This is a predicted structure of a 91-nucleotide RNA (c-di-GMP-I-GGC riboswitch aptamer) from an Anaerolineae bacterium.
[in-house]
RNA sequence: ACUGUAAAUAGCAAACCCGCCGAAAGGCGGGGACGCAAAGCCAAGGGUCUACGAUCACACAAAUGUGAUUAUGACAGCCAGGUUGCCAAAU
Repeated sequence: ACUGUAAAUAGCAAACCCGCCGAAAGGCGGGGACGCAAAGCCAAGGGUCUACGAUCACACAAAUGUGAUUAUGACAGCCAGGUUGCCAAAU
């Protein structure tokens, strides 16, 4: 340096449950472990999710309702990329 089928020390924590925040997706804290060698961080690459608001359409006397589109919202535990980093058996 590569690599991670070895060892050791640490670390993170899916589903689910409780509380709080949020319109939602989801986030934060506690419990809990399916997994993870970057499951640390980065959302101005692709993808996925949501749609308060906005736009359009339809319904309605109106208030308003329904549907479609839309990220500026969210996901780094979807893929690629960037960046930082622990250990070191084999190569």
Lineage of the source: Bacteria > Bacillati > Chloroflexota > Anaerolineae. Its mean pLDDT, the model's own confidence on a scale to 100, is 89. The model forms 95% of the base pairs in the Rfam consensus.